[in-house]
């Protein structure tokens, strides 16, 4: 000095499941960062929140998958060195990590 990292702003991507009660509105419980709020009208369509942004497991396909466990569910593990997946931009930050250069 550059990269990485953290934070702010801007851009982009993503998911919203399972169980119980209730005539319905709704209420309660499980895991999780998030299964929630608002709008519209019922579709996760839009916005916010949350997460991820190629050093990409955020998220999708495989999958009406396989093993375990649970009242039940991607609940846990495998699958997964698989195939996809958003070009990120900018400013600040004293160091930890990586690379290069200079000096001693």
């Nucleotide at each position: 000095a550059g990269g990485g990292g953290u934070c702010g702003c801007c851009g982009g991507g993503g998911g919203u499941g399972c169980c119980c009660c209730u005539u319905u509105u709704g209420g309660g419980g499980c895991u999780g960062a998030g299964a929630a709020g608002g709008c519209g009208c019922c579709c996760a369509g839009c916005c916010u929140a949350c997460c991820c942004u190629u050093g990409g497991a955020a998220c999708c396909u495989g999958a009406u998958c396989c093993g375990g466990g649970u009242c039940a569910u991607g609940c846990c593990g495998g699958c997964g060195u698989a195939g996809g997946g958003a070009a990120g931009g900018u400013g600040a930050c004293g160091a930890g990590c990586c690379u290069u250069c200079c000096c001693c």
The RNA shown here (TPP riboswitch aptamer (THI element)) has 104 nucleotides and comes from a Thermaceae bacterium. The sequence was found by an Rfam model in a public genome assembly.